[in-house]
Bacterial large signal recognition particle RNA from a bacterium, 269 nucleotides, folded computationally. It is recorded under the gene name ffs. Rfam family: Bacterial large signal recognition particle RNA. Its Rfam clan is "SRP clan".

């Protein structure tokens, strides 16, 4: 120099966060980067802190290591924070919107020469007094039933006084009543009101409704508009405090570029 066969060494890397510290394993980011097993109430290790166990590929170089310079995806810490977005809070002395109350008559819509507001006479609704009447309650009439005896008439038989003639009580049966019971269309009474398109007098008059009479175009405010006041924190506006996205600084830093360096063993040729 060349072959061959070994061995350091590669076979991913970083950021927070956890740890007394350094590594994983789980979360992020990158990304060309073996396989299998444990591992967060947790694995392994101790400042040379090459993760730990078991395979398996490359292999002294464009592929391994170390230095400067450029570029850089992302993270974590922090200052400010303009639009925008978002939470909460506050304001009704904000009146914007909804709400509610007054007023107005643009406009819509009802009525209106089959005659509007208005005026003026009657009347009604109102009150009080006397009636009438319908309801609802009682009685009362009326029918019918009803005392075997302590209601009435009349009394068959039969009883008792009597010489007779005649007289007295008098049970059933009949008829009539009394309490009572049931019914009663229709006439009688008496009472009761949220009674009555009733009716007569007499008072009363704002208001509302009726009709005549006069006189001729408007009347309403139901909706919509305007205005005014009021109530509200539902929206919206205005103020605060915060997060979000954003710009910035430190710090950390995967990849890439680019230069320069360095770095075995062992046998043959």
């Nucleotide at each position: 120099u060349c072959g061959u066969g070994c061995u350091a060494c590669a076979c991913g890397g970083g950021g927070a966060a956890c740890c007394a510290g350094c590594g994983g394993u789980g979360c992020c980011c990158u990304g060309a980067a073996c396989c299998g097993g444990a591992a967060a109430u947790c694995c392994g290790c101790u400042a040379u802190a090459u993760g730990c166990c078991g395979g398996g590929u490359g292999g002294a170089a464009u592929c391994c290591c170390u230095u400067a310079u450029u570029u850089g995806a992302g993270g974590u810490c922090u200052u400010c924070u303009a639009c925008u977005c978002u939470a909460c809070c506050g304001u009704g002395u904000c009146u914007g919107a909804c709400u509610a109350g007054c007023g107005u008559a643009a406009g819509u819509g009802a009525c209106g020469u089959u005659g509007a507001u208005c005026a003026u006479c009657a009347g009604g609704u109102c009150c009080u007094u006397c009636g009438c009447g319908a309801c609802g309650a009682g009685c009362a009439u009326c029918u019918a039933u009803g005392a075997a005896u302590c209601c009435c008439g009349c009394u068959a038989g039969g009883u008792c006084c009597g010489g007779a003639a005649g007289g007295a009580a008098g049970c059933a049966a009949c008829g009539g009543u009394a309490a009572a019971u049931a019914g009663u269309u229709c006439c009688g009474c008496u009472u009761g009101g949220g009674u009555g398109c009733c009716g007569a007098a007499g008072g009363g008059g704002c208001a509302c409704c009726u009709u005549a009479u006069g006189g001729g175009a408007g009347u309403u405010a139901a909706c919509u508009g305007c205005g005014c006041u009021a109530a509200u924190c539902u929206c919206g506006g205005c103020g605060g405090u915060g997060g979000a996205c954003g710009c910035g600084g430190c710090u950390c830093g995967a990849g890439a570029a680019u230069g320069a360096g360095g770095u075995g063993c062992a046998c043959g040729a």